Predicted 3D model of a 351-nucleotide part of an RNA (small-subunit ribosomal RNA, central domain) from a metagenome. Its Rfam family is "Bacterial small subunit ribosomal RNA". The RNAcentral record of the full RNA draws on SILVA. The coordinates come from a structure-prediction model, not an experiment, and the mean pLDDT is 90.

Context: one part of a larger RNA
RNA sequence: UUGGGCGUAAAGGGCUCGUAGGCGGUCUGUCACGUCGGAUGUGAAAACUCGGAGCUCAACUCCGAGCCUGCAUUCGAUACGGGCAGACUAGAGUUCGGUAGGGGAGACUGGAACUCCUGGUGUAGCGGUGGAAUGCGCAGAUAUCAGGAAGAACACCGAUGGCGAAGGCAGGUCUCUGGGCCGAUACUGACGCUGAGGAGCGAAAGCGUGGGGAGCAAACAGGAUUAGAUACCCUGGUAGUCCACGCCGUAAACGGUGGGCGCUAGGUGUGGGGAACAGUCUACGUUUUCCGCGCCGCAGCUAACGCAUUAAGCGCCCCGCCUGGGGAGUACGGCCGCAAGGCUAAAACUC
Numbered sequence: 001u002u003g004g005g006c007g008u009a010a011a012g013g014g015c016u017c018g019u020a021g022g023c024g025g026u027c028u029g030u031c032a033c034g035u036c037g038g039a040u041g042u043g044a045a046a047a048c049u050c051g052g053a054g055c056u057c058a059a060c061u062c063c064g065a066g067c068c069u070g071c072a073u074u075c076g077a078u079a080c081g082g083g084c085a086g087a088c089u090a091g092a093g094u095u096c097g098g099u100a101g102g103g104g105a106g107a108c109u110g111g112a113a114c115u116c117c118u119g120g121u122g123u124a125g126c127g128g129u130g131g132a133a134u135g136c137g138c139a140g141a142u143a144u145c146a147g148g149a150a151g152a153a154c155a156c157c158g159a160u161g162g163c164g165a166a167g168g169c170a171g172g173u174c175u176c177u178g179g180g181c182c183g184a185u186a187c188u189g190a191c192g193c194u195g196a197g198g199a200g201c202g203a204a205a206g207c208g209u210g211g212g213g214a215g216c217a218a219a220c221a222g223g224a225u226u227a228g229a230u231a232c233c234c235u236g237g238u239a240g241u242c243c244a245c246g247c248c249g250u251a252a253a254c255g256g257u258g259g260g261c262g263c264u265a266g267g268u269g270u271g272g273g274g275a276a277c278a279g280u281c282u283a284c285g286u287u288u289u290c291c292g293c294g295c296c297g298c299a300g301c302u303a304a305c306g307c308a309u310u311a312a313g314c315g316c317c318c319c320g321c322c323u324g325g326g327g328a329g330u331a332c333g334g335c336c337g338c339a340a341g342g343c344u345a346a347a348a349c350u351c
Base pairs, nucleotide, nucleotide: 003323004322005321006320007305008304012319014201015200016199017198021194022193023192025088026087027086028085029084030083031082033081034080035077036076037075038074039073040072041071042070048066049065050064051063052062053061054060091191092188093187094186095184096183097182098181099180103177104176105175106174107173108172109171110154115149116148117147118146119145120144121143125136126135162169163168206247207246208245209244210243211242215241216240220236221235222234223233258318259317260316261315262314263313266296267295268294269293270292271291272290273289274288275287276286277285300307301306324351325350326349333344334343335342336341
């Protein structure tokens, strides 16, 4: 628990789909449920407020009125909300024609580089650092040439760029597949927005089973440094990183900014599409329009920083969340998980 808030002070759920619910375009008719008005009944008394009266005053007591914000019945009103009926096309969707893209899945494939193996040339060093050492090398290393193997990642293009709901996505080709944008108007006729629960997706690390293992590299070992050095530097090196299937469900999951719709000066660049003009055609160009991504900037907002048609401006709808610091995202309980742990989530005490 009203209220006020949530970019950076506490606070936007990691993301999407969607159940209940909340909210919902234009016109007509109808009902009269909400809503509004009248009447009647009821709303005990006391208390309370106002007016008056009685104890010499007051407290107190008594009388009258109000109040009792409500409920029921009944008669009306019908703008708005709602129910029902009918209609509409501006929301939403479908269709048709185009179009850009690292959107997703599977299969196949390419070159450079690293490492290893084999062979050739060749000889005493190589490597590494601030300097060294550990390490490697006369059993022939490093260097260089040829051949072979294997795994992982894709230089240039590359962007201030593109796609995706988010996580995220990049060599090439093929197959399957999701979404967007533009144009045309043909169709449906409010079919919409949000979304408690719920379901699905969800980087890295980690876990299970089986494979794979070039490079890199937690742990670990050694060499240095140092007062020490369980580090930074060096030489090695195992999980892991990769694949398949199954779990985990977290993050500075960040734009630290929930979603939808409408409205509110501009300038400039860039990605995708359309139209008009110019152009013999093409390329280029000028103007304009729709969608996206950036920068600058007015009004306005903001504690300031800053935001500013991609709003943090002006409004409406729906959800999530905050309410001093520590204790603590902890304990306990519950649910989930193989585990690691996750989700939900206090209190004592203390400042």